[in-house]
RNA sequence: GUCCGCUGGACGAUCGCUGGCAGUCGUAUUGAACAAAUGCGGCUGCGAGAGGCAACGUCCGGACUCCGCAGAGCAACGUAACAGGUAACACCUGCCCACCGUGAGGUGAGGAUUAGAGCAACAGAGACGAGCCGACGAAUCGUUGGAAACAACGAAGCAUCGGGUGAAACGGGCAAUCUCUACGUGGAGCAACACCGAAUAGGCGGCCGAUGAUCUUGCUCGGGGAGGCCGCGGGUAGGUGGCUUGAGCUGGCGAGCGAUCGCCGGCCUAGAGGAAUGGUCGUCACGGAGCUCCAGUGGCAACACGGAGCACCGCACAGAAUCCGGCGUACAGGCGGACUUU
Repeated sequence: GUCCGCUGGACGAUCGCUGGCAGUCGUAUUGAACAAAUGCGGCUGCGAGAGGCAACGUCCGGACUCCGCAGAGCAACGUAACAGGUAACACCUGCCCACCGUGAGGUGAGGAUUAGAGCAACAGAGACGAGCCGACGAAUCGUUGGAAACAACGAAGCAUCGGGUGAAACGGGCAAUCUCUACGUGGAGCAACACCGAAUAGGCGGCCGAUGAUCUUGCUCGGGGAGGCCGCGGGUAGGUGGCUUGAGCUGGCGAGCGAUCGCCGGCCUAGAGGAAUGGUCGUCACGGAGCUCCAGUGGCAACACGGAGCACCGCACAGAAUCCGGCGUACAGGCGGACUUU
């Protein structure tokens, strides 16, 4: 230098926070009940409580939920050697090829340019529209020479060779420009969605009410004067579920180059929701630079390396929010392995 793996503070005291279990007390409901059960609240005890494949980004793929959907096609978007893995992927593995590196290794949107279009700096006549200079030469035209055959020169043509410019010169290149081919993609997302459900207002229905309802102290009188009562249904606040046992973690064995898969055993590891997982103190560990002391090694010396003590400073990136697989990004410091170059 390259690649890979592990880790990313420890212990104690004290004060709290969020779930779970047990006990106990209170309360509500069901109930004949001081039984019992369930819910809620208080207290006590026990036990649990953020990451390293970043809990981050929300980029890709799925599970799950609701909505939509006869069938087919177009459009739009995405992917792209080949083979395999996977629930799936734009991910991963193997391998080929291309490029970069002395090398270990790294990177790759890596299908198609006889379907079509578009593009190419500078230089150069010309950058896909052709044609500069030189050469070549059958046929054509003109001029000159010649009786003619023909010869020379020029024009025009053809595009065979060379020169010159350039990354590339008529051959092609670029698809990370449109396009074509093959394959894939319905939409929204746990604030999804399901259930329970007040108070107040409004809606519908029924009954009562100026022969005075309701209200005003339980009754009477008096007062007052238009609504009152019951039922139903929708929605809101709020509550519950979804919610954490899962493509799960881990040990062994086996299959495979590998990604990965199979079998057997063991384990349970946050579940909050305006959102807990924390604060303070002490000791230790780690790192930095400083001062003092010690003795040794190297060196002519300055000095460097080592050990002990003291006090100081620092200790990263970052925090779950339905779950999972990837990718990308951030990260003080520490440990280990393999390989390469000099």